Molecule: small-subunit ribosomal RNA
Organism: uncultured bacterium
RNA sequence: AGAGUUUGAUCCUGGCUCAGAACGAACGCUGGCGGCGUGCUUAACACAUGCAAGUCAACGAGAAAGGGUAGCAAUACCCGAGUAAAGUGGCGCACGGGUGAGUAAUGCAUGGGUAACCUGCCCUCAAGUUUGGAAUAACCUUCCGAAAGGGAGGAUAAUACCGAAUAAAAAAGGGGGGACGACAGUCAUUCCCUUUUAAAGACGGGGAUCCGCAAGGACCUGUUGCUUGAGGAUGGGCUCAUGUCCCAUUAGCUUGUUGGGGGGUAACGGCCCACCAAGGCGACGAUGUCUAGCGGGUCUGAGAGGAUGAUCCGCCACACUGGAACUGAGACACGGUCCAGACUCCUACGGGAGGCAGCAGUGGGGAAUUUUGCGCAAUGGGCGAAAGCCUGACGCAGCAACGCCGCGUGAGUGAAGAAGGCCUUCGGGUCGUAAAGCUCUUUUCCGGGGGAAGAGAAUGACGGUACCCCGGGAAUAAGCGACGGCUAACUCUGUGCCAGCAGCCGCGGUAAGACAGAGGUCGCAAGCGUUGUUCGGAUUUACUGGGCGUAAAGGGCGUGUAGGCGGAUGUGCAAGUCGGGGGUGAAAGGCCAGGGCUCAACCCGGGACGGUCUCCCGAAACUGCGCAUCUCGAGAAAGUCAGAGGCAGGUGGAAUUCCAGGUGUAGAGGUGAAAUUCGUAGAGAUCUGGAGGAACACCGGCGGCGAAGGCGGCCUGCUGGGGCUUUUCUGACGCUGAGGCGCGAAAGCGUGGGGAGCAAACAGGAUUAGAUACCCUGGUAGUCCACGCUGUAAACGAUGAGCACUAGAUGUGCGCGGUACGACCCCGCGCGUGUCGCAGCUAACGCAAUAAGUGCUCCGCCUGGGGAUUACGGUCGCAAGACUAAAACUCAAAGGAAUUGACGGGGGCCCGCACAAGCGGUGGAGGAUGUGGUUUAAUUCGACGCAACGCGCAGAACCUUACCUGGGCUUGACAUCCCAUGACCGCCCCAGAGAUGGGGUCUUCCCCGCAAGGGGACAUGGAGACAGGUGCUGCAUGGCUGUCGUCAGCUCGUGUCGUGAGAUGUUGGGUUAAGUCCCGCAACGAGCGCAACCCUUGUCCUUAGUUGCCAUCGGGUCAUGCCGGGCACUCUAAGGAGACUGCCAGUGAUAAGCUGGAGGAAGGUGGGGAUGACGUCAAGUCCUCAUGGCCUUUAUGCCCAGGGCUACACACGUCCUACAAUGGCACCUACAAAGAGCAGCCAACCCGCGAGGGUGAGCGAAUCUCAAAAAGGGUGUCUCAGUUCGGAUUGCAGUCUGCAACUCGACUGCAUGAAGUUGGAAUCGCUAGUAAUCGCGCAACAGCAUGGCGCGGUGAAUACGUUCCCGGGCCUUGUACACACCGCCCGUCACACCAUGGAAGUUGACUCCGGCAGAAGAUCGUUGAGUCUAACCGCAAGGAGGCAGGCGUCCAAGCCAGGGUUGAUGACUGGGGUGAAGUCGUAACAAGGUAA
Repeated sequence: AGAGUUUGAUCCUGGCUCAGAACGAACGCUGGCGGCGUGCUUAACACAUGCAAGUCAACGAGAAAGGGUAGCAAUACCCGAGUAAAGUGGCGCACGGGUGAGUAAUGCAUGGGUAACCUGCCCUCAAGUUUGGAAUAACCUUCCGAAAGGGAGGAUAAUACCGAAUAAAAAAGGGGGGACGACAGUCAUUCCCUUUUAAAGACGGGGAUCCGCAAGGACCUGUUGCUUGAGGAUGGGCUCAUGUCCCAUUAGCUUGUUGGGGGGUAACGGCCCACCAAGGCGACGAUGUCUAGCGGGUCUGAGAGGAUGAUCCGCCACACUGGAACUGAGACACGGUCCAGACUCCUACGGGAGGCAGCAGUGGGGAAUUUUGCGCAAUGGGCGAAAGCCUGACGCAGCAACGCCGCGUGAGUGAAGAAGGCCUUCGGGUCGUAAAGCUCUUUUCCGGGGGAAGAGAAUGACGGUACCCCGGGAAUAAGCGACGGCUAACUCUGUGCCAGCAGCCGCGGUAAGACAGAGGUCGCAAGCGUUGUUCGGAUUUACUGGGCGUAAAGGGCGUGUAGGCGGAUGUGCAAGUCGGGGGUGAAAGGCCAGGGCUCAACCCGGGACGGUCUCCCGAAACUGCGCAUCUCGAGAAAGUCAGAGGCAGGUGGAAUUCCAGGUGUAGAGGUGAAAUUCGUAGAGAUCUGGAGGAACACCGGCGGCGAAGGCGGCCUGCUGGGGCUUUUCUGACGCUGAGGCGCGAAAGCGUGGGGAGCAAACAGGAUUAGAUACCCUGGUAGUCCACGCUGUAAACGAUGAGCACUAGAUGUGCGCGGUACGACCCCGCGCGUGUCGCAGCUAACGCAAUAAGUGCUCCGCCUGGGGAUUACGGUCGCAAGACUAAAACUCAAAGGAAUUGACGGGGGCCCGCACAAGCGGUGGAGGAUGUGGUUUAAUUCGACGCAACGCGCAGAACCUUACCUGGGCUUGACAUCCCAUGACCGCCCCAGAGAUGGGGUCUUCCCCGCAAGGGGACAUGGAGACAGGUGCUGCAUGGCUGUCGUCAGCUCGUGUCGUGAGAUGUUGGGUUAAGUCCCGCAACGAGCGCAACCCUUGUCCUUAGUUGCCAUCGGGUCAUGCCGGGCACUCUAAGGAGACUGCCAGUGAUAAGCUGGAGGAAGGUGGGGAUGACGUCAAGUCCUCAUGGCCUUUAUGCCCAGGGCUACACACGUCCUACAAUGGCACCUACAAAGAGCAGCCAACCCGCGAGGGUGAGCGAAUCUCAAAAAGGGUGUCUCAGUUCGGAUUGCAGUCUGCAACUCGACUGCAUGAAGUUGGAAUCGCUAGUAAUCGCGCAACAGCAUGGCGCGGUGAAUACGUUCCCGGGCCUUGUACACACCGCCCGUCACACCAUGGAAGUUGACUCCGGCAGAAGAUCGUUGAGUCUAACCGCAAGGAGGCAGGCGUCCAAGCCAGGGUUGAUGACUGGGGUGAAGUCGUAACAAGGUAA
């Protein structure tokens, strides 16, 4: 610091996801030790048990056990002991400890104030502590009660209580002076007057004097208390400023409310109150709802920030829930009281008891959080003079890898690279120096010994701990996760869209580096992963640090309030700002440098930081504020100008329609074509007249005006705004503008008019599969007017307003200036409105003085897609609806611009038997053949639009053959290796369908070697390695092939352009069959294709001359190159020539080229062939071959017999033969080419009607043979008929091949003589030696073509042309397509699931208003008549005072009635989302077929 993910690729926008750090964690697997920390985040749920707050020289009273003495014993006395326990009293219990429910401010943080206050214990100072009195617990007696507890009577003490005295420098009140001051007041200053208020003793020592029998007391002295006052310290109360979460779908709140006066309090204050006034708060967010203890800090982050508030520290709040006060210095009190409530427990049913959010512990909840431990030794606290007692605060220990830190699980050596595992190309590689082995060490561990600090005199829970020493022995100690990319790490096996994985992208459908296992590797390590949460990455809320033309985003437009911002000069102030200083910002934490535990974690002392804080002093540039001045911003005045600016009233002509009349006759209208419709009752057409409504042709223009919406005949009136010119005036008066107010197209709504044309709805006619549409004929709202409402639009320049600045060029509107005037040019200025374009900006497209450039000011708006221009709530509206505006859920994208393709019922240009023009076919018939289907034991398999279907198959009776049935074989029919034996082969017989089995006969291999023996081939037998497979996968492959397409294309290097994908080149102008060539050009070149080179054919030449040929010469024959001879010709087959737009003319850019011509056998690639670019179709082939993987191994291999591949209701493809007279038949007769031939072609001759048979010459072939060419020509016949056409089918008889023609061959003869009379929709081939037609040959083959491949003979017609169909090429355009239109994609319906809205209601929570009620309590009010009452007064009666009690006031719970907010649930219902596949249509994307 970034990365993955939208696309075919690219750039951008934008979301999602990951890598990091952290945690009071939890879960999974695993687990050796130590140190230091940490440990109920949930139920502020309920709690058994124990412990967590007592203590004391104030006071009175005062045991027992036990022991001792005496006594026989009962018993008495002494010690225990003035002890224990209890009581009165003092101090403490308000600290310490826990928790975070409540609380959004009565809190907290920071800094102030208190001149508005209090403060026990502690410290300092001053003064005092005199004198009396009356009670009351404990105790005793007694009563009630189950208990808890209580009552009555009697006795008694105090540092308990009360009276009196004394008391100022105290307090309170009043007054005078003085001081301060914010002018309200205050005073801790001074003086005077009045009033009021204190106390307690205890413990030690002394012993002169006094008292006393004595003890002792008085007295003196010390300590400690007590009282009053002043001050300090500490702690608190109150108060102010600033800061402190979300929601405006919470906008108004408030009656003790705001203030006065009084009361109350320690103190200010509506804190409280009869009364008086009517205020107070709020868009700078009151009120309300939700959530939440706050801070120091903690986590994260570069920081700014964000998140958080465990442990430790500070503050607050709470103590079962609610309320209340008492005591006290302090509480409205965690382990106090009272009341109410819920709950639990006890009970004798009458009543009582309780409060772990103290420490342990239990149940419960939960993913989850410890011991009912030891000790007061240390630190700290309470009481005490002290000893001491108490202390679950605390110190320690225990449990838990919960975290951080440290250590270990050994070290060295060791290659036969062991065994074993895994992989393997079988060679090896790897785990791996790893192990073993050898040599060491002992941190840990075990055993033994010593043994701290913590403690200043004593005292040690921890603890026989830390630590040290000795001995023993490698001994006790490694896992977890990952390995497709991000992201470090790869192979095998299994699985087969299954099982599963997954953070995102995505893996898995038979070769998975992604699942599972294994081996290996990588990472971390006593841990490792997962989950959850937070920050980061995320500049993805943007202060630092984002945006708004098209990606999300400018308000429809104006006006203007608050607010924000604001021109020039001078001067003052000092709020902001800046500088200096003071205070504070606790400690801990963090940072820096030190120190202590062996290190570290941890701990200790120190330093430096840290605030939007506060106070004081200073500065005055800038902002602000005050004052004064200015004119350039703004405005006003004057002159002039343009304009569909607005409103109102008039008025005009054209046209449509309608009405009346004339003329006139059969149609009109409408469409792609029609029909509905109108018309013989007279339409349409045409003429005349009239009525009515709406809109204003030409002018008219990217012309004008307006803020926008918008505005168009002409005239008049009223009225708004603007431009220009010139001076004068005001003097910042300005800009923007949340709310507010106004305007606001069309449609729509209300009331009333109006209604010609047009025209939703509606009706009809068409179209269509349908057609609730598009087209047509009609037609109502509406469109028009008046008044009112609605308030929205792609209200768009998809671009808020204002100001300033920043090259040019060129149109246009208005005004002005330049010459003395005027007109038209021309030049210039200003304001508008367009186009092009530089810099700059932009993701690109593009914008570019009318900015999307550069800046400033203000407003509005955005934050992934869908859900959602939605729901709920609110406001507005008559309604329709508008404005405001979520969430659940769901997806990993949605999107912008541009690129390359592909596509278009887009465009342009151009090709092709593509159409057209022609000729002949197919589709109908019969047959052949292939295929589908069906059938079958099997009908083997493959091929499926073109580009499968007379295809693989150049030939299935057996074989082939892969299929089926049956019979057999198991190292095998075939290959290699090993062992044994032997030759093998051939022939015969038997069984059998055969394979096979049995028997016999025959025979005795080759090489080396003297021999023994060895080697080799072959055969048989045997064992195992292995063979074999036409079994699967052509979607694992090679090779080969088809196709687009013989179409003209496909690319590269360098350069250039572009952020980039890419572009350029290859586009353009011409031309060509051609990316063929020329020209131009940021391109210049090049490659694969095209063409040419190759073969063949057409002309000629040369060479050669047999088997070919025969002109001349000779010979011969009935005849024939038959013979001699010759090589001229033909021909053969080798080499060459020839054609190149070379020549001429025209045309064209003087180019390429084209057109015509000449010559030529051939003319513009002469004809034909071979030749197939980059690529496409996961095209075809595992059954040609090869080959990975999988499967099979007495079978899916091999052998054999028979069957099947030949089936047959059907359907299709490709062909053959026909339907006839351009023909059939019969006879006669002519002319080829190219081939083939020895298991062959077969002459001639003989036989047979024939197929053929017999015999047999020649020929391995320019020699012989197949071989007859046929159509053609000639003659004859048939005469339009299912025929002398046609030949299917069938019968009989044969021939040939073959081991064998039954299933299932071909051919021959005779007989039979079917369909068929030219073929529907549709469709195929062909442009010249072509189509058509005619025959010939060959391959494979024993035999078997109508198929295939070749050959020649005869030999046409037509092409105007490129609109249309199909295919293709180039350019361009649109695109939401990229699996690329056989694409994409929308909505209803049906089904399943999910979340959600509405809903008669039902049921909770919170809260408000109005009532009822009224416990306890009250320093409140009142009463106080009681069998009430010690202290004081009084001789007494009685009084004063007090108490109980009563009443009232306030008030918690509770109750009644009603409202608000919010949740759960609800028959039914609404839409939404998702889903592999479904139904109906085809809306959108191309002109998407009606532009959206």